[in-house]
This is a predicted structure of a 72-nucleotide RNA (transfer RNA) from Mya arenaria. The sequence is in RNAcentral, with records from Ensembl Metazoa. Rfam family: tRNA. It is annotated as a transfer RNA.

């Protein structure tokens, strides 16, 4: 210098064009003399970032920026 994966909630991943989820954490309840744990309920994403394609983009396309590997 070419190439390939890769980026979603605090973290750990899912979702292969029609309302963006889980677990984990966090916050309230309830249990407990108290603490976990156990249970219910709640909040929290303009999906890395800029354009395109479509009636609609996590998602298809091009750029870019960050990780991570390959090849020379």
């Nucleotide at each position: 210098g070419c190439c390939u994966c890769u980026a979603u909630a605090u973290c750990u991943c899912a979702g292969u064009a029609g309302u963006a989820g889980a677990g984990c954490a966090c916050u309230g309840g309830u249990c407990u003399u108290g603490u976990a744990a156990a249970u219910c309920a709640g909040g929290g994403a303009u999906c890395g970032u800029g354009a395109g394609u479509u009636c609609a983009a996590a998602c298809c396309u091009c750029a870019u920026u960050g990780g991570a590997g390959g090849c020379a």